[in-house]
RNA sequence: CCAGACGGCCGGGCGGCCGCUGCUCCGUUCGCGGGGUGGAGGAAAGUCCGGGCUCCACGGGAACACGGUGCCGGCUAACGGCCGGCCGGGGCAACCCGAGGGAAAGUGCCACAGAAAACAAACCGCCCGCGCCAACCAAGCCGCGGGGUAAGGGUGAAACGGCGCGGUAAGAGCGCACCGCGCCUGCGGUAACGCAGGCGGCACGGUAAACCCCACCGGGAGCAAGACCGAAUAGGGAGAGCAGGCCGCUGAGGCCACGGGCGUUCCCGCCCUGCUCUCCGGGUAGGUCGCGUGAGGCGCGCCGUAAGGCGCGUCCCAGAGGAAUGGUCGUCCCGCGCCCAUAGCGACGCGGACAGAACCCGGCUUACAGGCCGUCUGGCCCU
RNA sequence: GGGCGCGUAGCUCAGCGGUAGAGCACUGCCUCGACACGGCAGGGGCCACAGGUUCAAUCCCUGUCGCGCCCACCA
Numbered sequence: 001c002c003a004g005a006c007g008g009c010c011g012g013g014c015g016g017c018c019g020c021u022g023c024u025c026c027g028u029u030c031g032c033g034g035g036g037u038g039g040a041g042g043a044a045a046g047u048c049c050g051g052g053c054u055c056c057a058c059g060g061g062a063a064c065a066c067g068g069u070g071c072c073g074g075c076u077a078a079c080g081g082c083c084g085g086c087c088g089g090g091g092c093a094a095c096c097c098g099a100g101g102g103a104a105a106g107u108g109c110c111a112c113a114g115a116a117a118a119c120a121a122a123c124c125g126c127c128c129g130c131g132c133c134a135a136c137c138a139a140g141c142c143g144c145g146g147g148g149u150a151a152g153g154g155u156g157a158a159a160c161g162g163c164g165c166g167g168u169a170a171g172a173g174c175g176c177a178c179c180g181c182g183c184c185u186g187c188g189g190u191a192a193c194g195c196a197g198g199c200g201g202c203a204c205g206g207u208a209a210a211c212c213c214c215a216c217c218g219g220g221a222g223c224a225a226g227a228c229c230g231a232a233u234a235g236g237g238a239g240a241g242c243a244g245g246c247c248g249c250u251g252a253g254g255c256c257a258c259g260g261g262c263g264u265u266c267c268c269g270c271c272c273u274g275c276u277c278u279c280c281g282g283g284u285a286g287g288u289c290g291c292g293u294g295a296g297g298c299g300c301g302c303c304g305u306a307a308g309g310c311g312c313g314u315c316c317c318a319g320a321g322g323a324a325u326g327g328u329c330g331u332c333c334c335g336c337g338c339c340c341a342u343a344g345c346g347a348c349g350c351g352g353a354c355a356g357a358a359c360c361c362g363g364c365u366u367a368c369a370g371g372c373c374g375u376c377u378g379g380c381c382c383u
Numbered sequence: 384g385g386g387c388g389c390g391u392a393g394c395u396c397a398g399c400g401g402u403a404g405a406g407c408a409c410u411g412c413c414u415c416g417a418c419a420c421g422g423c424a425g426g427g428g429c430c431a432c433a434g435g436u437u438c439a440a441u442c443c444c445u446g447u448c449g450c451g452c453c454c455a456c457c458a
Stems, first nucleotide, its partner, number of pairs: 001379010012332007020039008041354001045365002048363005053222004066218005071085005086100001087098004101213002106211002108207003123153002125149003128145004161179002164176003180202001181200008226289004236280008244256004259272004296315008333352005384454007393407004401438001409425005431447005
């Protein structure tokens, strides 16, 4: 210098003008005005996990069902997160990726192709036997065999350990060495696991992001949760009063009936319907709280490989509602284009991401122009 | 803000993990004097997108994108 790996950080700075908003002080004609001070993010997003908080349910425990998690150890309030390690895979390397328990508990599935797809299986081939041909024998061709053979061909994603030597009629873990697999023992490690030795002749295809088995975890809902104050109208409850029709222009008045139901009828009692008035409680609109001192930020020290933990010091840092945190100008910065033979300077033009708190917190995932810092790997050159 | 559901042909919908279908619509031909009806034949799909599991994915898992529904109180 080039190519790359990992970790962390920033994500426009300054100034002028005009605006928005929480709190507070002052003034006020109660409409507001002025001063001070605070005002988005690394993801505020998706709502995928885990908690706090609130209400509902619940005597305790266990089992079943359903959902989730899944190598080992640690961290944490908790987690499906993080840290460290193991194993497998990728990369020359730094390093990266892995839903990474169980397929010898059981069930299901494995299309097409292929002879055969899970109690394996003879299509071609190979070997053997018999037949035919021939005077006879042997070989070969052809035919037959419910004889052998899984070494070779072909099919498939996958063909019942791999490869080599021996062996055999041809073959075959039939025998042997190495590798793989399984079991046992010893050693190292908290463990996952690793290493070494011995034994077994192979018995065990894949699929659990198919059912399932094993271990562990989980009560439900969500701030539109929930709590308090509380109109008008309607509706609920309590009490009191009233109730129809006809004549008549109206009114006074007159006549008939005395709201309905139950107890045989009247008196009387009870219940029901409608209207008016008074009172009561719940709840709606609306208002207030929940609502930001918190698993909080920063700095230092100690412990730990680390995630993280402990201690001390210091700071207070948006929170209203359908919702403010913006716009513009100048200048600086960065990138691109253009003028130039090239580079640099300078002038001009264009551009500077993703996005937007709504109860809060810990994670994960997704989006993101451009830039900075640190550690490390490979290659080239110079000294 | 919070909680759920759905994306398959132009439309409405089916679809055990094994070559994607139905009805309507569309195109051509036949039928009719002509049209409609009817009959025959045909075309049209990255199964919303991306990644993963699997021999194999519309289907199983994860993540994006789009669309739709519900929420206070009483009953």
Molecule: RNase P RNA; transfer RNA
Organism: Acetobacteraceae bacterium